[in-house]
Context: one part of a larger RNA
RNA sequence: GAACGAACGCUGGCGGCAGGCUUAACACAUGCAAGUCGAACGAUAUAGUGGCAGACGGGUGAGUAACGCGUGGAAACGUGCCUCUCACUACGGAAUAGCUUUUGGAAACGAAAGGUAAUACCGUAUACGCCCUCCGGGGGAAAGAUUUAUCGGUGAAAGAUCGGUCCGCGUUAGAUUAGCUAGUUGGUGGGGUAAUGGCUCACCAAGGCGACGAUCAAUAGCUGGUCUGAGAGGAUGAUCAGCCACACUGGGACUGAGACACGGCCCAGACUCCUACGGGAGGCAGCAGUGGGGAAUAUUGGACAAUGGGCGCAAGCCUGAUCCAGCCAUGCCGCGUGUGUGAUGAAGGCCCUAGGGUUGUAAAGCACUUUCAACGGUGAAGAUAAUGACGGUAACCGUAGAAGAAGCUCCGGCUAACUUCGUGCCAGCAGCCGCGGUAGUACGAAGGGAGCUAGCGUUGUUC
Numbered sequence: 001g002a003a004c005g006a007a008c009g010c011u012g013g014c015g016g017c018a019g020g021c022u023u024a025a026c027a028c029a030u031g032c033a034a035g036u037c038g039a040a041c042g043a044u045a046u047a048g049u050g051g052c053a054g055a056c057g058g059g060u061g062a063g064u065a066a067c068g069c070g071u072g073g074a075a076a077c078g079u080g081c082c083u084c085u086c087a088c089u090a091c092g093g094a095a096u097a098g099c100u101u102u103u104g105g106a107a108a109c110g111a112a113a114g115g116u117a118a119u120a121c122c123g124u125a126u127a128c129g130c131c132c133u134c135c136g137g138g139g140g141a142a143a144g145a146u147u148u149a150u151c152g153g154u155g156a157a158a159g160a161u162c163g164g165u166c167c168g169c170g171u172u173a174g175a176u177u178a179g180c181u182a183g184u185u186g187g188u189g190g191g192g193u194a195a196u197g198g199c200u201c202a203c204c205a206a207g208g209c210g211a212c213g214a215u216c217a218a219u220a221g222c223u224g225g226u227c228u229g230a231g232a233g234g235a236u237g238a239u240c241a242g243c244c245a246c247a248c249u250g251g252g253a254c255u256g257a258g259a260c261a262c263g264g265c266c267c268a269g270a271c272u273c274c275u276a277c278g279g280g281a282g283g284c285a286g287c288a289g290u291g292g293g294g295a296a297u298a299u300u301g302g303a304c305a306a307u308g309g310g311c312g313c314a315a316g317c318c319u320g321a322u323c324c325a326g327c328c329a330u331g332c333c334g335c336g337u338g339u340g341u342g343a344u345g346a347a348g349g350c351c352c353u354a355g356g357g358u359u360g361u362a363a364a365g366c367a368c369u370u371u372c373a374a375c376g377g378u379g380a381a382g383a384u385a386a387u388g389a390c391g392g393u394a395a396c397c398g399u400a401g402a403a404g405a406a407g408c409u410c411c412g413g414c415u416a417a418c419u420u421c422g423u424g425c426c427a428g429c430a431g432c433c434g435c436g437g438u439a440g441u442a443c444g445a446a447g448g449g450a451g452c453u454a455g456c457g458u459u460g461u462u463c
Stems, first nucleotide, its partner, number of pairs: 001463004006459005013335006019328002021293001026291003030288003035052003040049002059246003068171007077163002082159002085156005090124004099114006130139003144151003172218001174216001179209003184206008221243004225236004248269005271282004299325001301324003307321001308319004338368004348359004372404001374399005382390001407452005412433003418447005428435002
């Protein structure tokens, strides 16, 4: 000098654009944040069965030094919805929720009996492709609905998209961590997976890694980027975007195309709450908000109008994603706080050698202007035929009047800017050198000056 998710002190007019818990991954009152479909079903129904969606979107960075990430490759895989192609959509059956009755419990939630529907469940038939095969053969599907034109269903091939896996290289510092390792390294054979593989198991062999730093302990999400710098480099990883990991702590699976699932389930633990003491309920690292911690970080707002997402044939419903508004000089950018004229160089202040000098064209006065703000009127684009939260907003027109709008730091040298008074090694200043002990340009005040300006200065951090 530049920079900042900054904080603190003094001060503060307006607008645009951005940003806003860096600390306790501390605990959370309350509300909302994931529903939808009557063109699947019975039914009075918002409840229930069933389908799709709750694996996206949103948050956080605890863990992780790792194929986690970045980059470049690879083969042994999966893929709902979407696109395209081929074929099919036949005949039957048994239940069950809701419901009714009875009943247990404080509640949460159940139990028994009876009866019922389906695109829920099951069987049979059929099988161009499909799967298994010892090549003889064996196995395997469907669902209908209605407004009669559509929406669906099943099997198979291909595509697209997305994802899983493996590998080369790169990825912090410590040797005052030197040896580490038994599923360990490899093989054979079972098992398992969508798939390769010690992934797992049995047997066999004794390997594998390591001063080119294994192991151990420490620290840390990674990247595109960001800051600085002429560059090389150094530092960093807020906002935005990609990937990963996590969802009170630890473990587990279920369902499903996809999860070992933030607002699903089960178990254990800590904590909080309810209880009739028998037993139950909960998880803001979603959006607001509260307590706490802290130098420090916002509203318990509006709307689905736009963009996007879920469901639905659609109308539409839901959406704290998103779009907006509110708060904050937190930052960047722009604008304003007047303009011209005005010497008797007024008054006042300060200094003085008492002559004067300076503040200073500064003020007053005179003549103008009206940006922004204020008030009144008109009033968008964003939306396509309709639908606008923002918002009577932006913008435009008019009215009045200089009117409503300047501070902060510094003035010994570095470093632009000097005098007087007070104080007297005191009080104090200070980034470094250093000032202050009776004429202090260095402390405090005043006058004057310098710099920046809705900011200025200090502190912290990085280059």

Predicted 3D model of a 463-nucleotide part of an RNA (small-subunit ribosomal RNA, 5' domain) from an uncultured bacterium. It matches the Rfam family "Bacterial small subunit ribosomal RNA". RNAcentral holds the full RNA, with entries from ENA, Greengenes and SILVA. Model confidence (mean pLDDT): 88 of 100.